Small-subunit ribosomal RNA, central domain from Methylopila capsulata, 347 nucleotides, folded computationally.
The coordinates come from a structure-prediction model, not an experiment, and the mean pLDDT is 86.
It matches the Rfam family "Bacterial small subunit ribosomal RNA".
Lineage of the source: Bacteria > Pseudomonadati > Pseudomonadota > Hyphomicrobiales > Methylopila.
Context: one part of a larger RNA
RNA sequence: CUGGGCGUAAAGCGCACGUAGGCGGACUUUUAAGUCAGGGGUGAAAUCCCAAGGCUCAACCUUGGAACUGCCUUUGAUACUGGAAGUCUUGAGUUCGGGAGAGGUGAGUGGAACUGCGAGUGUAGAGGUGAAAUUCGUAGAUAUUCGCAAGAACACCAGUGGCGAAGGCGGCUCACUGGCCCGAUACUGACGCUGAGGUGCGAAAGCGUGGGGAGCAAACAGGAUUAGAUACCCUGGUAGUCCACGCCGUAAACGAUGGAUGCUAGCCGUUGGCUAGUAUGCUGGUCAGUGGCUGCAGUAACGCUUUAAGCUUCCGCCUGGGGAGUACGGUCGCAAGAUUAAAACUC
Numbered sequence: 001c002u003g004g005g006c007g008u009a010a011a012g013c014g015c016a017c018g019u020a021g022g023c024g025g026a027c028u029u030u031u032a033a034g035u036c037a038g039g040g041g042u043g044a045a046a047u048c049c050c051a052a053g054g055c056u057c058a059a060c061c062u063u064g065g066a067a068c069u070g071c072c073u074u075u076g077a078u079a080c081u082g083g084a085a086g087u088c089u090u091g092a093g094u095u096c097g098g099g100a101g102a103g104g105u106g107a108g109u110g111g112a113a114c115u116g117c118g119a120g121u122g123u124a125g126a127g128g129u130g131a132a133a134u135u136c137g138u139a140g141a142u143a144u145u146c147g148c149a150a151g152a153a154c155a156c157c158a159g160u161g162g163c164g165a166a167g168g169c170g171g172c173u174c175a176c177u178g179g180c181c182c183g184a185u186a187c188u189g190a191c192g193c194u195g196a197g198g199u200g201c202g203a204a205a206g207c208g209u210g211g212g213g214a215g216c217a218a219a220c221a222g223g224a225u226u227a228g229a230u231a232c233c234c235u236g237g238u239a240g241u242c243c244a245c246g247c248c249g250u251a252a253a254c255g256a257u258g259g260a261u262g263c264u265a266g267c268c269g270u271u272g273g274c275u276a277g278u279a280u281g282c283u284g285g286u287c288a289g290u291g292g293c294u295g296c297a298g299u300a301a302c303g304c305u306u307u308a309a310g311c312u313u314c315c316g317c318c319u320g321g322g323g324a325g326u327a328c329g330g331u332c333g334c335a336a337g338a339u340u341a342a343a344a345c346u347c
Base pairs, nucleotide, nucleotide: 003319004318005317006316007302008301012315014201015200016199017198021194022193023192025088026087027086028085029084030083031082033081034080035077036076037075038074039073040072041071042070049065050064051063052062053061054060091191092188093187094186095184096183097182098181099180103177104176105175106174107173108172109171110154115149116148117147118146119145120144121143125136126135162169163168206247207246208245209244210243211242215241216240220236221235222234223233258314259313260312262311263310266293267292268291269290270289271288272287273286274285275284276283277282298304320347321346322345329340330339331338332337
């Protein structure tokens, strides 16, 4: 270089934007770089292959041929790819009119509950468990009523519902703001797809500085259980969880399924538009999502099946198990560590 693969066997980067590169719509003209055909030159000898011959044969040697699949040059061909010029509208984008939404950021605000504090009533228990005890309580607890404070999360609605590239997003209101869908077809005219490096975003935990701290709760303490119990259960409880700013950059970051266009049977739901018929109940049609079932095809099977794991292009990745996602080195980080990433040895 080639081959076969990547849902579950090893293998899809967590996700996006985008540089180089790769790939790329319809038509016409032109060029002739790639491509194809013919000619010429060269492609040392030996080797390889074929034929004949010489050593008694063979290896070996000699002679001749073929070959040297290549390079250079020249004359042509023009379907395809490329270059140049022009045209187009289906891809892509812009415009106009509507629409849905927990999309994002900031500010404000509401009620329930938990907890604490103050006050009233009230008296001996309350908590908790499989059963208990630690614990709280006559200095008045638990229960109950009123008031105040503080922090965090938003019951019902709620839905294989919605939105977002992914992570993720849920009380209500306002401001700013991103994307998407439908309809109309007015405009630009291939402006597109992917994307090595690169850049940005990225749950939770963790880290730094400063706040905050109701509940919960690693660590820790005590009580139980037990042969033991550094646990499961109980009573407490600190970091943390919350906010601002800055880092970290990882997850079973999962659909264990990269992105994109087109093509390939249907049936039943559901969300958002548009539209036809209309008995105003519905029944159809058509786009864009989101689910269930079942065919063709492909698949080792399971299963997937127009939301493909079916048929094409670009990227990433895999190549027996362990050693090991480790060591060393590099880069990044305050650290924790992350990332890149072997070998000996062994089966």